RNA sequence: GGAUUUGAUCCUGGUCCAGGAUGAACGCUGGCGGCGUGCCUUAAGCAUGCAAGUCGAACGGGAGCCGCAAGGCUCAAGUGGCAGACGGGUGAGUAACGCGUAGGAAUCUACCUCUGGGUGGAACAUAGCUCAUCGAAAGAUGGGGUAAUAUUCCAUAGUCUCGUAAGAGUAAAGCAUUAACUUUGCGCCGAGAGAGGAGCCUGCGUCCUAUCAGCUUGUUGGUGGGGUAAUAGCCUACCAAGGCGAUGACGGGUAGCUGGACUGAGAGGUCGAUCAGCCACAACUGCACUGAGACACGGGCAGUACACCUACGGGUGGCAGCAACUAGGAAUAUUGGGCAAUGGACGCAAGUCUGACCCAGCGACGCCGCGUGGAGGAAGAAGGUCUUAGGAUCGUAAACUCCUUUUGAUAGUCCUUUCACGGACUAUAGAAUAAGCCUCUACUAACUACGUGCCAGAAGUCUCGGUAAUACGUAGGAGGCAAGCGUUAUCCGGAUUUACUGGGCGUAAAGUGUGCGUAGGCGCCCCUUCAAGUUUCUGUUUAAAGACCAAGGCUUAACCUUGGAAAAGGCGGAAAUACUGUUGGGGUUGAGGAUUGGCAGGGAUGCUGGAACAGUAGGUGUAGCAGUGAAAUGCGUUGAUAUCUACUGGAACACCAAAGGCGAAGGCAGGCAUCUGGGCUUUUUCCUGACGCUGAGGCACGAAAGCUAGGGUAGCGAAACAGAUUAGAUACCUGUGUAGUCCUAGCCGUAAACGAUGUCCGCUAGCUCUUUCCGACUUGUCGGAAGGGGUGUAAGCUAACGCGUUAAGCGGACCGCCUGGGGAGUACGGCCGCAAGGCUAAAACUCAAAGGAAUUGACGGGGACCCGCACAACCAGUGGAGCGUGUGGUUCAAUUCGAGACAAAACGAAAAACCUCACCAAGGUUUGACAUGUUAUCGUACAUUUCUCUGGAAACAGAGAGAAAUCACGUAGCAAUACGAGAUGAUAACACAGGUGCUGCAUGGCUGUCGUCAGCUCGUGCCGUGAGGUGUUCCCUUAAGUGGGGAAACGAGCGCAACCCCCGCCCAAUGUUAAAUAUUCAUUGGGGACGGUCCCGAUUCAAUCGGGAAGGAAGGAGGGGAAGACGUCAAGUCAGCACGGCCCUUAUACCUUGGGCUACACACACACUACAAUGGCGAAGGCAACGAGCCGCAAUUGAGUAAUCAUAAGCUAAUCUCUAAACUUCGCCUCAGUUCAGAUUGAGGGCUGAAACCCGCCCUCAUGAAGCCGGAAUUGGUAGUAAUCGCAGAUCAGCAUGCUGCGGUGAAUACGUUCUCGGGUCUUGUACACACCGCCCGUCAAGGCAGCAAAGUCGGAAGCUAUCGAAUACCGCUUUUGUGGUAGAGAUAGAGAUCGGCGAUGAGGCUUAAGUCGUAACAAGGUAUCCCUAGCCGAAGCUGGGGAUG
Repeated sequence: GGAUUUGAUCCUGGUCCAGGAUGAACGCUGGCGGCGUGCCUUAAGCAUGCAAGUCGAACGGGAGCCGCAAGGCUCAAGUGGCAGACGGGUGAGUAACGCGUAGGAAUCUACCUCUGGGUGGAACAUAGCUCAUCGAAAGAUGGGGUAAUAUUCCAUAGUCUCGUAAGAGUAAAGCAUUAACUUUGCGCCGAGAGAGGAGCCUGCGUCCUAUCAGCUUGUUGGUGGGGUAAUAGCCUACCAAGGCGAUGACGGGUAGCUGGACUGAGAGGUCGAUCAGCCACAACUGCACUGAGACACGGGCAGUACACCUACGGGUGGCAGCAACUAGGAAUAUUGGGCAAUGGACGCAAGUCUGACCCAGCGACGCCGCGUGGAGGAAGAAGGUCUUAGGAUCGUAAACUCCUUUUGAUAGUCCUUUCACGGACUAUAGAAUAAGCCUCUACUAACUACGUGCCAGAAGUCUCGGUAAUACGUAGGAGGCAAGCGUUAUCCGGAUUUACUGGGCGUAAAGUGUGCGUAGGCGCCCCUUCAAGUUUCUGUUUAAAGACCAAGGCUUAACCUUGGAAAAGGCGGAAAUACUGUUGGGGUUGAGGAUUGGCAGGGAUGCUGGAACAGUAGGUGUAGCAGUGAAAUGCGUUGAUAUCUACUGGAACACCAAAGGCGAAGGCAGGCAUCUGGGCUUUUUCCUGACGCUGAGGCACGAAAGCUAGGGUAGCGAAACAGAUUAGAUACCUGUGUAGUCCUAGCCGUAAACGAUGUCCGCUAGCUCUUUCCGACUUGUCGGAAGGGGUGUAAGCUAACGCGUUAAGCGGACCGCCUGGGGAGUACGGCCGCAAGGCUAAAACUCAAAGGAAUUGACGGGGACCCGCACAACCAGUGGAGCGUGUGGUUCAAUUCGAGACAAAACGAAAAACCUCACCAAGGUUUGACAUGUUAUCGUACAUUUCUCUGGAAACAGAGAGAAAUCACGUAGCAAUACGAGAUGAUAACACAGGUGCUGCAUGGCUGUCGUCAGCUCGUGCCGUGAGGUGUUCCCUUAAGUGGGGAAACGAGCGCAACCCCCGCCCAAUGUUAAAUAUUCAUUGGGGACGGUCCCGAUUCAAUCGGGAAGGAAGGAGGGGAAGACGUCAAGUCAGCACGGCCCUUAUACCUUGGGCUACACACACACUACAAUGGCGAAGGCAACGAGCCGCAAUUGAGUAAUCAUAAGCUAAUCUCUAAACUUCGCCUCAGUUCAGAUUGAGGGCUGAAACCCGCCCUCAUGAAGCCGGAAUUGGUAGUAAUCGCAGAUCAGCAUGCUGCGGUGAAUACGUUCUCGGGUCUUGUACACACCGCCCGUCAAGGCAGCAAAGUCGGAAGCUAUCGAAUACCGCUUUUGUGGUAGAGAUAGAGAUCGGCGAUGAGGCUUAAGUCGUAACAAGGUAUCCCUAGCCGAAGCUGGGGAUG
């Protein structure tokens, strides 16, 4: 810096990513070289070899060789000297003077250097050797003899040691060389000095834990003694009682420390491999010996464990040296070469030894360098992939041409004086021998195709995958890095996410409930002292390496060499003195005190008052009272309720009363008295003189509930009982009612103990209200002080909300607290408590969020306003019956498909007998019923068509006969004609056709719906960090975001309205039909209406509204239609059409016959007809409009009871036809299942049509079902409307109770907006945003996971007690191998404390697409929620008491 909480925003906050690093490991891959580096695990065990020896110039002797000999050389053992305390390994232990740093004094020091001295004499033994013995071995013992630079004695003693002194004491070694001498060499002895090394002491620094708070008896100090190289309780005896600790003792955990390494801007954080310094360790434990040096890795003794040998008696061993092996593990190399170099031991030296070291080997483990070719090369090859089929891309990439030779191969020369290992150079052939890994949704550079289909899988995070996946797998392409690339693990960074640099705490996590006060921290003015902090200068130190700078060496780099410099820390010296500190003195403003009065529900104790309430007694009085949403339980005729009188009792104190007062907080209220605390109080005066602020621990106070004991108990009232409510009701409501509430004494110690705001001090605009005190006067005002409130556009702060002199502003001092959500304020431990419980306070595990403020919506059993046939009012219905149609269901071979709340259901379908047709059964066809193209062939025959025959249900198949061909061009030809190549056509083959097959959740188009509701937006400006707001809100008004006014808005767009059509009025023109005229009528074009005029009223005198008048055909949008904003419902439609993808291709295509879509216990929807008298039947009379008509409408006349038939005028239509009914009049019927109703069924007919069986319509006769007005519920309608009556048309051969239109007759009602439904605007709450059909809590049931408790059991580590007790040390005894005591590693036993593992079972937690029960919370969440506490209940929870407003 980014990703991730949200619909979006800002903030808080966690998680994750990009970077660097590694002693790494794993996966895939792998050319070379240089330089580094390599058991992080079991301080587990180790076969084998090597890793420390050397000196013959200290010594004697042995063996071998050379030599005639003298003698020389070599080898092994031994005595002796020096070295085995270095070098090499490891990090177990250690929280320590262990390490780091800076100092110190009471010490030692072999080898080395320097100085100046000495080096005389004598003696005794012993190994080796030899002899003998024991033993399996290891080894041991005895006898004999021998040497020295081994050992001992004597002499000397300048220095040296002891001692005040006198004085006393202490050494020595020789060897070699030489012909010989010589201090010539190497030594030896004593002493002094140096260098280097070692030991000791001290200041400071050095991890986590207080759920470790007290620890300590050699402990702290002293004296005497001992001991050491040396100081010291280092040890011991005695004496004293000290010492350490909140600045963290003691305990527990972890850990070698450092130079440094990694990271980081730095400050820091993490680490301590390789290299270097120090420490510690050497199987584990203890111990000493030798020595200059050890308590000794490759020395010793003892114990323990393990392993090996054994003749069973005993003995041997120690790779945390180099290799190697086994085991462990994700994991770490060769049983290599050499002493050539560097270094070390020994030696006079030559030299020997050296797994130190130098090299090589193995490992891409890391860093660095090189290479896998360079230049040209477009037919942009082939091939792959994609494709819109054109092309694009891999891609100058390849091929091909020219060139080069690092690396590698072959051969040779030189260098490294010896030399392990190496290096350089030259020549030859030859592009030859050499590229992978990861990624490609975003973060994050890089995209397409196919496969898959919430599968397989991916994933660091958010997430991706349910048929078009740039996220899985593969391919092509691309990006990144490259002999590597990814993954995993760990550290730092990003993370200002522990904040010193550099954070916070009103609401996000976070101010202790409040005060007093200890330690600590911080602290007024002036003078003075010192110079601790501080500052400057200087000296010294902080090893080297590393880091930085510069130069240099390897071809470069990595790497290495040389030189330089800085930072920072410590110690010392000099100086300064502002600030802090220290010493002394002074001061008064901070703080405190004195004096008088005033103010107040401050606290404690005692006394006391009235109202109300309850009870008791009595009186009056009678049937109810009480209670609720409504009731019931309850009380009452044994007299309630009501009312009056008297008495008794307990608790609480109306009015005053308030934004009011007091108190540190909790809290405090009738009155009076007593005791008592704190605060404020102008000015003036006096006193003290920094006495102050804060405050870890500590102490005190601390609502309510609760607890203990004793009282008290009127009312209220957890629990309990009962009545209701309810699906249930362990609740809300009701009736009883116990603890409790009250008092005394004592506990408890918590609350939303809140201003969710720690205490103190100073500074930074105002206005206003109020309490108390003081002062002034113009006596109701002003000023001051201390409080308590409000507002706020000061500034400022804040994520915003908001805060704002009572700060959440600007600063200072001190304390407390926070660090993602859950687990959890829980477990365990500790402290407190009688108990309830409180305080302190984790982890495993789990999630990617949890959260704050604000925004826009949506929603609310929130609010306000408004509208709509939404309700209400009225009319007629539906729901009941029969029938029609549609749907579900069922059935079926098939009953094709779609539509599903409103917004599917007389819907697609404006017509299912065949067709339609998609479904079923059966039969048949395969370039196809239809389109285009290519190739081949035909073109007087295989086209096509007609007819006949056979089979067949047909389609079709087979056979036969007949009819039936044209066009233009070219060549040849006069022409006929012939040939060629075509067109239309046909056959065959191939491309393809075809699909009512799937996906309406891939789509276009169209449509429904909210809704003809009044809304939805934009530009610029302004406001806001931003989402967003403003405009569009507000007031008035409208059918309307319609208009007016106001206003940080000004304008605009899509919607509204208007423009369009029909109807109503008028005018003009024109006009076929009609005998004619006029009107009607029709057509065309105009006019007309605008709240325009007048009156009254309302109003901001604006828009506008209400009432009325005139005029007018029409009056307030005249009526109706068409017209449907941004959008919502993944709404509907792939079966109207189109279209992406998928699927079928002798079938899911096409043809045919028959069947089905018309089924039928049932359920629903929409209609029709009715149930009758406002009627039915019969007769007579009479009035429309919209429309339609030549494959048609059909008059008329005739036949038939009728449907209809025959006939046929007229009409391509203002000409002809289709063409009315209700109605009116008269008659009959008289309330009945009827002269209502017409279903059903029988018979006979008619029409259409190839064809009416399944399955059409109509007529006549006969038959005459249900039904007497319809439960819950529900629909339409506000006027030419409902209701009622018929007519026409589309579709159509035929078929309408449906649909679309038309006219006739023609009502009732609307108080009003409380309620239901839907909608609009504003506002409010919200834990909702898939938006309440939302969200969400707890029990129970099931699976999984981790932790807690737990009878017990197993193990670890450290101590304690008792017994035993090796080596060793000390003491005593002892001639001695000894022996006794004390200490002592360890072993055994015991009691306790502590840490951990397992653990039947128990309780809780977390988690897991669709389990059970309820509905607690979010809206007034349907009883407001929450906090503490107590009781209760399947569960959320409920109830009581007190508290908060979130």
Molecule: small-subunit ribosomal RNA
Organism: groundwater metagenome